The RNA shown here (transfer RNA) has 72 nucleotides and comes from a Patescibacteria group bacterium.

């Protein structure tokens, strides 16, 4: 240099083109003597960037960036 692959909440990862969500953490509250567990609530998102297609994009297509593996 070439080719595949991945990018979404702090972390780990879901979402068939149609209302962005779970787990774990985080934060209040109930319990409890305090804690630990357990239950309940909530708080956090420019879905890497720029464009396109479409009524509608996290999702398809295009360029670019990161990062991972392979070849050279």
């Nucleotide at each position: 240099g070439a080719g595949c692959c991945u990018c979404u909440a702090g972390c780990u990862c879901a979402a068939u083109g149609g209302g962005a969500g779970a787990g774990c953490g985080c934060u209040c509250g109930c319990u409890g003597a305090a804690a630990a567990u357990g239950c309940g609530a909530g708080g956090g998102g420019u879905u890497c960037c720029c464009g396109g297609u479409u009524c509608a994009a996290g999702u398809c297509c295009g360029g670019g960036g990161a990062g991972g593996c392979u070849c050279a």

The prediction has a mean pLDDT of 83. Its Rfam family is "tRNA". Rfam classes the family as a transfer RNA.